Predicted 3D model of a 1499-nucleotide RNA (small-subunit ribosomal RNA) from an uncultured bacterium. Its mean pLDDT, the model's own confidence on a scale to 100, is 83.
RNA sequence: AGAGUUUGAUCCUGGCUCAGGACGAACGUUGGCGGCGUGCUUAACACAUGCAAGUCGAGCGGUUGAGAGGUGGUUACACUUUUCAAUGGCGGACGGGUGAGUAACGCGUGGAUAAUCUGCCUGUAAGACAGGGAUAACGCCGGGAAACCGGUGCUAAUACCGGAUAAGCUCUUAGGUCCGCAUGAAAUGAAGAGAAAAGGUGGCCUCUUUACAAUGCUACCACUUACAGAUGAGUCCGCGUACCAUUAGCUAGUUGGUAGGGUAAAGGCCUACCAAAGCAACGAUGGGUAGCUGGCCUGAGAGGAUGAUCAGCCACACUGGAACUGGAACACGGACCAGACUCCUACGGGAGGCAGCAGUGAGGAAUAUUGCGCAAUGGGCGCAAGCCUGACGCAGCGACGCCGCGUGAGUGAUGAAGGCUCUUGGGAUGUAAAGCUCUGUCAGUCUAAUAGGAAGAAAUGACGGUACAAUUGAAGGAAGCCCCGGCUAACUACGUGCCAGCAGCCGCGGUAAUACGUAGGUGGCGAGCGUUGUUCGGAAUUACUGGGCGUAAAGCGCGCGUAGGUGGUUUACUAAGUCAGAUGUGAAAGCCCUCGGCUUAACCGGGGACGUGCAUUUGAAACUGGCAGACUUGAGUACUGGAGGGGGUAGUGGAAUUCCCGGUGUAGAGGUGAAAUUCGUAGAUAUCGGGAGGAAUACCAGUGGCGAAGGCGACUUUCUGGACGGAUACUGACACUGAGGCGCGAAAGCGUGGGGAUCAAACAGGAUUAGAUACCCUGGUAGUCCACGCUGUAAACGAUGGAAACUAGGUGUCGGGGGUAUCGACCCCCUCGGUGCCACAGCUAACGCAAUAAGCACUCCGCCUGGGGAGUACGGUCGCAAGACUGAAACUCAAAGGAAUUGACGGGGGCCCGCACAAGCGGUGGAGUAUGUGGUUUAAUUCGACGCAACGCGAAGAACCUUACCAAGGCUUGACAUCCCGUGACAGCUAUAGAAAUAUAGAUUUCUUAGUUUACUAAGACACAGAGACAGGUGGUGCAUGGUUGUCGUCAGCUCGUGUCGUGAGAUGUUGGGUUAAGUCCCGCAACGAGCGCAACCCCUACAGCUAGUUGCCAGCGCGUGAUGGCGGGAACUCUGGCAGAACUGCCGUUGACAAAACGGAGGAAGGUGGGGAUGACGUCAAAUCAUCAUGCCCCUUAUGUCUUGGGCUACACACGUACUACAAUGGCCUGAACAGAGGGAAGCAAAACUGCGAAGUUAAGCCAACCCCUUAAUUAUGUCUCAGUCCGGAUUGGAGUCUGCAACUCGACUCCAUGAAAAGUCGGAAUCGCUAGUCCUCGCCGGUCAGAAGGUCGCGGUGAAUACGUUCCCGGGCCUUGUACACAACGCCCGUCACACCACGAAAGUCGGCAACACCCGAAGCCGGUGACUCAACCCGUAAGGGAGAGAGCCGUCGAAGGUGGGGUUGGUAAUUGGGGUGAAGUCGUAACAAGGUAACC
Repeated sequence: AGAGUUUGAUCCUGGCUCAGGACGAACGUUGGCGGCGUGCUUAACACAUGCAAGUCGAGCGGUUGAGAGGUGGUUACACUUUUCAAUGGCGGACGGGUGAGUAACGCGUGGAUAAUCUGCCUGUAAGACAGGGAUAACGCCGGGAAACCGGUGCUAAUACCGGAUAAGCUCUUAGGUCCGCAUGAAAUGAAGAGAAAAGGUGGCCUCUUUACAAUGCUACCACUUACAGAUGAGUCCGCGUACCAUUAGCUAGUUGGUAGGGUAAAGGCCUACCAAAGCAACGAUGGGUAGCUGGCCUGAGAGGAUGAUCAGCCACACUGGAACUGGAACACGGACCAGACUCCUACGGGAGGCAGCAGUGAGGAAUAUUGCGCAAUGGGCGCAAGCCUGACGCAGCGACGCCGCGUGAGUGAUGAAGGCUCUUGGGAUGUAAAGCUCUGUCAGUCUAAUAGGAAGAAAUGACGGUACAAUUGAAGGAAGCCCCGGCUAACUACGUGCCAGCAGCCGCGGUAAUACGUAGGUGGCGAGCGUUGUUCGGAAUUACUGGGCGUAAAGCGCGCGUAGGUGGUUUACUAAGUCAGAUGUGAAAGCCCUCGGCUUAACCGGGGACGUGCAUUUGAAACUGGCAGACUUGAGUACUGGAGGGGGUAGUGGAAUUCCCGGUGUAGAGGUGAAAUUCGUAGAUAUCGGGAGGAAUACCAGUGGCGAAGGCGACUUUCUGGACGGAUACUGACACUGAGGCGCGAAAGCGUGGGGAUCAAACAGGAUUAGAUACCCUGGUAGUCCACGCUGUAAACGAUGGAAACUAGGUGUCGGGGGUAUCGACCCCCUCGGUGCCACAGCUAACGCAAUAAGCACUCCGCCUGGGGAGUACGGUCGCAAGACUGAAACUCAAAGGAAUUGACGGGGGCCCGCACAAGCGGUGGAGUAUGUGGUUUAAUUCGACGCAACGCGAAGAACCUUACCAAGGCUUGACAUCCCGUGACAGCUAUAGAAAUAUAGAUUUCUUAGUUUACUAAGACACAGAGACAGGUGGUGCAUGGUUGUCGUCAGCUCGUGUCGUGAGAUGUUGGGUUAAGUCCCGCAACGAGCGCAACCCCUACAGCUAGUUGCCAGCGCGUGAUGGCGGGAACUCUGGCAGAACUGCCGUUGACAAAACGGAGGAAGGUGGGGAUGACGUCAAAUCAUCAUGCCCCUUAUGUCUUGGGCUACACACGUACUACAAUGGCCUGAACAGAGGGAAGCAAAACUGCGAAGUUAAGCCAACCCCUUAAUUAUGUCUCAGUCCGGAUUGGAGUCUGCAACUCGACUCCAUGAAAAGUCGGAAUCGCUAGUCCUCGCCGGUCAGAAGGUCGCGGUGAAUACGUUCCCGGGCCUUGUACACAACGCCCGUCACACCACGAAAGUCGGCAACACCCGAAGCCGGUGACUCAACCCGUAAGGGAGAGAGCCGUCGAAGGUGGGGUUGGUAAUUGGGGUGAAGUCGUAACAAGGUAACC
């Protein structure tokens, strides 16, 4: 620091996702040790049990039992210390827990308290005199289950009370001094009034005294008063403190005053009276959420998120209320009342509050021991010893986190074995292991001593026999987790086969998965590793730092204007902002730096820095603000001039449509792609004249004018707004923008009343159509027009908010002014204001914008933050309604989108080509047959090929074989190949069985070479038998492949290098003007060149020459024959083969751009590629072929292999393709006669002769071929037939034969006789095919395959046409251009209803809850007030009785929680039904959009 993902590719916008860090975590899996931290985030849910706040006998009266010690005492016993319940004091307001409530002076920060209090503590000053009456404990009596309570009697105090004394204390009254921000404060002085106390312990002395006690003195502790301090607390104020405006108005003690009350204290804090205020868009009120902070996490920072542990503050203590005591509480382990809950009960009543530490249940994904100790630190009480302390110090549990250590180190190559892979050679695991040599951290064992926490001479250690040290000991006890398609480091094999599964995003899996599962191997981290969740970052994706708004999301439809924000030049003052210095504060801890302590680190300690803030104070005066003055350039006013569809009002005109009347006139008119509905003989349309009425204003008319926008168009009148030019004068910043607000605002629509000619939603009819609720036609109502109201929206667009400044030019146009010039008008130049085009810089993703900015900067307003859901729902406001404005969420997707690029496509355009159409000729489609295919059938009808580009195709030839199929019968190392071992035969022959394969039996029987011969051995050949490796497969996959082939298409295209342009994909070149069969050539051009294609080079054919003449030829010369190159000869000719040539737009003319080229001509055998062939660019179709062959993988292995026989591939209701033969006279038949080319021939072609009607047979010459044979070409001439189902046509069938072959039954070809409209067929519907010249049509001949079997196919020649105006249309193709929402590329994409399933949401008669208020009722405890006939020790009067003062019970009243009733508010759940939305695999109906999308689309 970035990366992946929208596209065929590109740039941009934009969302989603990832890599990093963190955590009080949880889950999965694994787990050696230690240190330091940390541990209910959920139910502020309920709690068993134990402990968490007591202490003081030196305040006081007492005191049971036990034990112990002491003193006195003979014992009994007494006293004393220790103990304990009361009374009394101090402490239970600290410490500890939790975060429910709280949006608040609660918290943070800084101030104020002149508006306050402060126990214990410290200091200073003073005091402590002298009295009184009770009461608990206790005893007795009584009640109760208990808790506990009542009566009576006794008693003490540092408990309680009256009095004295007292000030610098408090209060009242009057005064002067001084200070302060106001109220006021401080000190001072005068008079009056009021108000304190308590003792205890130890020691000592004196007097009385036997002694104790008492008194006194003294020390300490305690007590009282006052003033200070310290600490702590209360209250008030400035500033800061999150979300919703779909919460906009709130408030009656409310705001203020006066008086009083209350408090420690100001104050409506409370009460009475008076006034009517107070808060709020700078967000009141309401609602939801939340403890706040130091800090913690992240981040470069600014920020964002968070508020566990530690620390500060606040709040709470089962829920609610209210008080008492006290220095402090409205009190966690105090009390009262109400409520809920739990427990006890004798049913009458009682008890309780873990959000203290442990622990339990419950909840939950989830969070620990009912531990040890007061040794340390701290706290309470106490003179102290000491007691108490779940605060705290420690230990236990948990990898929950951070940090540290270990699981060994060195050496070791036959690169061991094993597993994995493999091309079988190997490779990697891998120095890894083993082996050898070492070390000893940790854990473990044992031993002894003992540091530090313990301060000051001593004592005191829970942790703990712990850390640490030493001994022993053995490599021994200690490694896993995740990942390996890209992002992202790391790859192979097997299994699986859109299954199982994976997945953070893109996406993987449909038989060769680096993506699933397993294994091997690699990578990463390591006592952990992954996953999940949350949060920051990346995200400049809310943009202060640091974004945008023409087309991607985004400028309000337009103006006026309020608050607010911003604001021209200049002078003086000020000092709010601003800047600088100082002071205080910003707690500690934390972060950062540095030093130090634990072996290191984490951790801890010391010091420093930081804490960007706030407050006070001193200063500066440039800028902003404030105040005062001045200025004129911004703005405005006055004067003058012209331009204008600017607005309102009243009136007038002509053209046209329609209607009415009349005339002329007659059969149609109208309308359309074509028609029909419609009008018309009752007279239309047409035409002429007259009239009525409404609406709109041709030409002028123009990227011309005016207006803020919407918008404005005949002419005249009148009222009126604004802008512009010119020249002077005046005011003197008066300005700009503008949240709310107000106004204007097309069309349609609504209301009331008019009007109504045209046009025309709805509607009706006619057409079109598969349908046509549309497009087209005929009609036609609202409406369109006017007046007055409403609505308030548009693609209200320049998709571009307003204002002002700056920044090259050029050229139009509108309205003004000036200059020059002229007789004048033009022309020319300058300038102001508007409105267009082009273009530089600059900007932009690009397109484009470019002084009318989308440039460069300033200011104000509005708006945006992925697509869909949705401008929808709910709520609110407005509206008569329609609806408008405001405006979400759940859910869902990984895109949606902008601009540009290359293609493809278009029922877009332009140019061009092709038997593409047209012009012609002949066919197919109808018949019969042949053949192929589909379908059907079958045991099998083997398989493949399916638009063109499958279908007389693979197959250049299925009776067996072929053959792959079926049935039956056999074989299993096999029919075929290689290797090993054994044997020496096997095969053939004969016989038997069998359908054959084969089986059995018999006879017969090896070969070659070498070793000296025989014997024998070895090797090889051949054959048989055996064992396994293996063979074999026309089994699957042509969508795993090679090779081969088809097709677009013999179409003219397809690319590259360098350069240039573009951010880029890409473009240029290859486009343009011509031309060509051609990207063929020429010219031009930011291109210049090149390659594959085109053309040419190759073959055949057409011409002449040279050369060579056998088997071919024969002119001349001879011979010969009835006749023939038959013979001698010849090399002239034909011909055959070879060689070289010939044609190049070369020549002439015209056109063309002085080009390329085209047209015409000459010559020539041939003329513009002469004709034909071979030759097929980059690529497309996952085109065809695994059955030609080859081949990966999969499958079969006594069978999917192989052998044999028979059958099948030849079936047959039918459909299609391709052919043949025909339907006849351009013909059929008979007879006679003529001319080819190219081929084939030895398991062959076969002459001649003879036989047969014939197919053919017999016999046999010649020929390995320019020699012989196949081999008679069709044609043609004469004759006949005379238009008929025929002397056409030949199917079909019967009979008889020939040939091939082992064999013609299924299932061959051929021949003859017969059959032959009692075969079809008389030229073929829709539709469709071929062909442009030696071509079509037509005619025959040959070959290959092949034993035999062509109508197919491959070749060959003979005869030999017609037509092409032309490119509008159909099909295919090429180039340019245009549109595109297509890129699997139009067989594309895509919309809506309906049907089905699921999901979330809205409405809904209702129904069930929550919350906060309001009104009324009831009214506990308690404070306060009143009363107080009842009760009462202290003081007073009184001898007493009694009375007084005072206090209290009780009662009454105000307030008052819970509760009740009621009507509303708000919020949530649920609901029959209902509404739209989203998603889903193949559904249904249409085809709305994207191309001119077939009616341009859209608002």